[in-house]
Context: one part of a larger RNA
RNA sequence: UCCGGCGACUUACUCCUCAGCAGCGAGGUUAAGGACCUCUGGUCCGGAGCCGCAGCGAAAGCGAGUCUGAACAGGGCGAACAGUUGCUGGGGGUAGACCCGAAGCGAGGUGAUCUAGCCAUGGCCAGGCUGAAGUCGGGGUUACACCCGAUGGAGGGCCGAACCAGUGUACCUUAAAAAGUGCUUGGAUGAGCUGUGGCUAGGGGUGAAAGGCCAAUCAAACCUCGUGAUAGCUGGUUCUCCUCGAAAUGUUUUGAGGAACAGCCUCAGGCGUUUCGUCGUGGAGGUAGAGCACUGCGUGGACUAGGGGGCCCACAAGCUUACCGAACCCAUGCAAACUCCGAAUGCCACGACGUCAGAGCCUGGGAGUGAGUCCACGGGGGAUAAGCUCCGUGGUCGAGAGGGAAACAACCCAGAUCGUCGGCUAAGGCCCCCAAGUCUGUGCUAAGUGCAUAAGGAGGUGGAGUCUCGAAGACAACCAGGAGGUUGGCUUAGAAGCAGCCAUUCCUUGAAAGAGUGCGUAACAGCUCACUGGUCGAGUGACUCCGCGCCGAAAAUGAGACGGGACUGAAGCACAGCGCCGAAGCCGCGGGUCGAUGGCUUGCCAUCGGCGGUAGAGGAGCGCUCUGCGUGCAUUGAAGGUCGACCGAAAGGACGGCUGGAGCGCGCUGAGGCGAGUAUGCCGGA
Numbered sequence: 001u002c003c004g005g006c007g008a009c010u011u012a013c014u015c016c017u018c019a020g021c022a023g024c025g026a027g028g029u030u031a032a033g034g035a036c037c038u039c040u041g042g043u044c045c046g047g048a049g050c051c052g053c054a055g056c057g058a059a060a061g062c063g064a065g066u067c068u069g070a071a072c073a074g075g076g077c078g079a080a081c082a083g084u085u086g087c088u089g090g091g092g093g094u095a096g097a098c099c100c101g102a103a104g105c106g107a108g109g110u111g112a113u114c115u116a117g118c119c120a121u122g123g124c125c126a127g128g129c130u131g132a133a134g135u136c137g138g139g140g141u142u143a144c145a146c147c148c149g150a151u152g153g154a155g156g157g158c159c160g161a162a163c164c165a166g167u168g169u170a171c172c173u174u175a176a177a178a179a180g181u182g183c184u185u186g187g188a189u190g191a192g193c194u195g196u197g198g199c200u201a202g203g204g205g206u207g208a209a210a211g212g213c214c215a216a217u218c219a220a221a222c223c224u225c226g227u228g229a230u231a232g233c234u235g236g237u238u239c240u241c242c243u244c245g246a247a248a249u250g251u252u253u254u255g256a257g258g259a260a261c262a263g264c265c266u267c268a269g270g271c272g273u274u275u276c277g278u279c280g281u282g283g284a285g286g287u288a289g290a291g292c293a294c295u296g297c298g299u300g301g302a303c304u305a306g307g308g309g310g311c312c313c314a315c316a317a318g319c320u321u322a323c324c325g326a327a328c329c330c331a332u333g334c335a336a337a338c339u340c341c342g343a344a345u346g347c348c349a350c351g352a353c354g355u356c357a358g359a360g361c362c363u364g365g366g367a368g369u370g371a372g373u374c375c376a377c378g379g380g381g382g383a384u385a386a387g388c389u390c391c392g393u394g395g396u397c398g399a400g401a402g403g404g405a406a407a408c409a410a411c412c413c414a415g416a417u418c419g420u421c422g423g424c425u426a427a428g429g430c431c432c433c434c435a436a437g438u439c440u441g442u443g444c445u446a447a448g449u450g451c452a453u454a455a456g457g458a459g460g461u462g463g464a465g466u467c468u469c470g471a472a473g474a475c476a477a478c479c480a481g482g483a484g485g486u487u488g489g490c491u492u493a494g495a496a497g498c499a500g501c502c503a504u505u506c507c508u509u510g511a512a513a514g515a516g517u518g519c520g521u522a523a524c525a526g527c528u529c530a531c532u533g534g535u536c537g538a539g540u541g542a543c544u545c546c547g548c549g550c551c552g553a554a555a556a557u558g559a560g561a562c563g564g565g566a567c568u569g570a571a572g573c574a575c576a577g578c579g580c581c582g583a584a585g586c587c588g589c590g591g592g593u594c595g596a597u598g599g600c601u602u603g604c605c606a607u608c609g610g611c612g613g614u615a616g617a618g619g620a621g622c623g624c625u626c627u628g629c630g631u632g633c634a635u636u637g638a639a640g641g642u643c644g645a646c647c648g649a650a651a652g653g654a655c656g657g658c659u660g661g662a663g664c665g666c667g668c669u670g671a672g673g674c675g676a677g678u679a680u681g682c683c684g685g686a
Base pairs, nucleotide, nucleotide: 001686002685003684004683005682006681011095012094013093015092016091017090018089019088020087021086022085023084024083027051028050029049033045034044035043036042037041055062056061065077066076067075068074098236099235101233105226106225107224108223109222110221116200117199118198119197120196121195122194123193124192125190127159128158129157130155134151135150136149137148138147139146163187164186165185168183169182170181171180202218204214205213206212239621240620241619242618243617244616249262250261251260252259253258263369264368265366266365267364268363269362270361271360273357274359276354277353278352279351280350281349282348283347289341290339291338295335296334297333298332299331300330301329306324307323308321309320310319311318372397374395375394376393377392378391379390380389381388402413403412404411417591418590419589420588422587423586424585428581429580430579431565432564433563437578439577440576441575442574443573444572450567456551457550460548461547462546463545464544465543466542467541469539477535478534479533480532481531483508484507485506488502489501490500514529518527519526592611593610594609595608596607597606598605599604600603622675624672625671626670628668629667630666631665632664633663640659641658642657643656644655646653647652
């Protein structure tokens, strides 16, 4: 992992509540117990008790009323009548209460054959090294001390087997082994190792202390019991079809992944247009915008108290100021907590019209939900970040399939009852992959832009516009001129148009020519420009706006930023047009089911409408085992198994062959140990 079997909403209660059915009804009903009988039971007796028939008050109590109260006031709760018993079902309560699951807590016991410590009694430690005290001899001393030699054999001494340990490393890791093996390493006369017997026990022991160890278990052993502890948590919860169909919000919560009440769903009964939409009329309101009249903030100016500086000055006073500057004034801005103003939409009421919807409202039974998500718009937080976070309004997903967006819950289109080898469309598409235009018309783009981005940059290119100059000849090019006072003055070593400074930068000749546009020189020179004439003969230059493009443009394996191929008067972009394709949308035909209406022959027909769906509510069925009643089949072959092209909307049901070898169906009825794929489910097998 697979196969088979087992495996989860039960049962009890004179409990509560609601619905259905049944009995009786101002009443309903018996319980224990008893009698009888055809004795798992039935019939009868039994009225104790319970519920109802009257309530109100804390109570005394009063009573269709009563309580409060001074009240004959007002108000609260009542009165104008329907219940009760049984059965079945939905839900609740108490019980283990749908099933499995803790870690744990308590009680009584069992353990020191493992291991920790201790007690008693035994055992063990190859070999080698070192050489303490003491002793003896010699030296030495007044005597000691002390020195030398020998002897001696001490030590939690040294090296190192057994033995004990377990340092490093490699291997092992479904191991040879639930802790090992190899190499290496520490101790090895000691606080040493070890045999046997014995002692200490669970909040207890033992511990050279690691919360270590106490039988492969230890921050409280193990076994049995309390025990089905509890689990607001996780997992699992078994046949089918039909109808409707949520929520992820509010308030409160030792509350936040739980719950209560409300909201939203469903079912039953009741009301009967009350719903919703549009229009009209009337209303409440301070948002968007705007504004500056208030409250504040801000900029420029004018004016002026006051202040600072300067002058003057004994004081006081005065003069002055390119300083600061309240208020007032002019101009101009800003504001969620500013408003002289002020929409749109939304909201409330009434009226009219439309709407008949799985609309609305009331009462009651049953829920689930109370982690939401993304998108658009209005906002708060954040950084005018986040697939961020918190609100509001709408939509989607959630619980929604289908078509489009290459792929892609949330975007676009569109809401799947079933069948159909029919048709029309939506979004989006129509060169090929790939269904449909290599469609029509007019432009644009040259960048493969299209097929990723900004500030910013540019004689890219198309269009629109304003202005300059121009046949009295512009613009470009070419030819010629571009002079004189003068090297202007100053400055400077020099400064001559051209380092720098100054100047209303002048005058002359002229067609024109700056006290000079740039290059250049040390300074001159030289080249050039402005300006003028000529040649030429038609546009030229400046600026603004719009369309499309260009640069800006760097990322990690490989092109990889159109889905691909590929595409350039397009298969790109813009505008206009015609056609086509395209979905489970819509239509056609046929079927099913639910609801409403109508008809009748009361289970059928007709018409119209509905039928995506998680949690969940409601309805109808299939199948299994057994009971009762009825009725059948079977050795001429039951159940079971297996194969088969049959029937039913499904759960499922027939029939036939083979197998099998003794029981088994069908109709009605009742009862349940009643349906398996998932629970790291349980047992067995592979």